[in-house]
Context: one part of a larger RNA
RNA sequence: CUCUCUCUAAGGAACUCGAAAAAAUAGCCCCAUAACUUCAGGAGAAGGGGUGCCUCCUUACAAAAGGGGUCGUAGUGACCAGGCUCGGGCGACUGUUUACCAAAAACACAAGUCUCCGCAAAGUCGUAAGACCAUGUAUGGGGGUUGACACCUGCCCAGUGCCGGAAAGUCAAGGAAGUUGGUGACCUGAUGACAAGAGAGCCGAUGACCGAAGCCCCGGUGAAUGGCGGCCGUAACUAUAACGGUCCUAAGGUAGCAAAAUUUCUUGUCGGGUAUGUUUUGACCCACACGAAAGGCGUAACGAUCUGGGCACUGUCUCGAAGAGAGGCUCA
Numbered sequence: 001c002u003c004u005c006u007c008u009a010a011g012g013a014a015c016u017c018g019a020a021a022a023a024a025u026a027g028c029c030c031c032a033u034a035a036c037u038u039c040a041g042g043a044g045a046a047g048g049g050g051u052g053c054c055u056c057c058u059u060a061c062a063a064a065a066g067g068g069g070u071c072g073u074a075g076u077g078a079c080c081a082g083g084c085u086c087g088g089g090c091g092a093c094u095g096u097u098u099a100c101c102a103a104a105a106a107c108a109c110a111a112g113u114c115u116c117c118g119c120a121a122a123g124u125c126g127u128a129a130g131a132c133c134a135u136g137u138a139u140g141g142g143g144g145u146u147g148a149c150a151c152c153u154g155c156c157c158a159g160u161g162c163c164g165g166a167a168a169g170u171c172a173a174g175g176a177a178g179u180u181g182g183u184g185a186c187c188u189g190a191u192g193a194c195a196a197g198a199g200a201g202c203c204g205a206u207g208a209c210c211g212a213a214g215c216c217c218c219g220g221u222g223a224a225u226g227g228c229g230g231c232c233g234u235a236a237c238u239a240u241a242a243c244g245g246u247c248c249u250a251a252g253g254u255a256g257c258a259a260a261a262u263u264u265c266u267u268g269u270c271g272g273g274u275a276u277g278u279u280u281u282g283a284c285c286c287a288c289a290c291g292a293a294a295g296g297c298g299u300a301a302c303g304a305u306c307u308g309g310g311c312a313c314u315g316u317c318u319c320g321a322a323g324a325g326a327g328g329c330u331c332a
Base pairs, nucleotide, nucleotide: 001327002326003325004324005323006322008320010318011317014316027051028050029049030048031047036041038148052070053069054068055067056066058064071075083311084310085309086308087307088306089305090303091302095107096106111146112145113144114143115142116141117140123132124131125130149298151296152295154228155227156226159225160224161221162220163219164218165217169215170214174210175209178206179205180204181203182202183201187197188196229247230246231245232244233243256290268284269283270282271281272280
C1' cells in the first nucleotide's frame, strides 16, 4: 500500500449523479394505531411500555396472570433478529424474461372486444398417406387486439382492406356457324392414255357468337388499416373573442387529461417545499408534436420498479485518527 473487520471527540448527508455503502431498527407480551379503501385491507401502520433470577399465590402437572424480594451499566444480556414515514410516475395484482453486462414501465395474466369455424370444422405440418386441433363439438376451437376494477370509448367509409350485391362494360382456356389454304378417296370424261370438271374426308389459318371468377360498378363496415384544417373581422378602457364572413375537406380532435416516460423554445409562468430547488409537487394552457381498446382518465392493494421530501441513524463527509487479521514489500 491492497483486502476483510473493530472503534472514533464535535457535527450529522455538509459527501455523492443519487444516503450507493455502512449504521440504526429487530424476538415475544401488553397498550395504542391515521388518511384512504374494491370493506378483504391499509397494519407488525405509526407511537409507547415490559422482558433476568428467587419466592408466594391463582391454576390442572401445561401455559399465563398477579404480589413481594434481589443483582447488574446493560435481562430477546451472546448468536439469531423489520428502519419508518409523506408525495408523484408506470404497471392492477401473484407470476415470466435477455443461462454469462438489462428483472423492468418489457412479456404474461383474469377480463373486454373483433373475426373465422356446423365437424370429413376452421387453422397448422406433410408431395402424399397421415397427424395435431380432439377421443374436443359454438358455455367449443383457431387468429388479431386491448389488458383487474370504476367512469367512458366521440366524428370521418374519400383512399386501403374486408363483407355483400349483381344490370351494363372488360375478360382466359374451351366450343363454334361461316370464310379460306393444302391434300385428296370416289365419280364424270364411251374404252386405253392425257387434260378438264366435280369432290366426301383429313390437316391448317381466320372466325360472328357462347364463355366463370376477377377488375370496373353499387352498397355496408372503425374495439378494420387509417385520418380527425386554414385565413380575416368583431363587445362602450385595454385585452380577449361567446359571434360573423370566407376557402378547403371524407371528416375537421368530442369527453377527459396536459411543459407530461410526450413541451423544441424552456430552468415556460404562478403557488408549495428550501436561507438558496435545471430535480419535485399543485395549478395555468400558448398540446413545436396528448387523446379515447397501437385505448382515454382515475384507482385501494401490490413492486429487489423509477422519482422528490422528512424522521431516526450513522466515518458518506468536515478530516482524519487508532487498532486486529490476511496479502504485498523489506530483512533474517

This is a predicted structure of a 332-nucleotide part of an RNA (large-subunit ribosomal RNA, domain IV) from Gossypium hirsutum. The RNAcentral record of the full RNA draws on SILVA. It matches the Rfam family "Bacterial large subunit ribosomal RNA". Rfam links the family to the GO terms structural constituent of ribosome and ribosome. Taxonomically the source falls in Gossypium (Eukaryota, Viridiplantae, Magnoliopsida, Malvaceae). The coordinates come from a structure-prediction model, not an experiment, and the mean pLDDT is 87.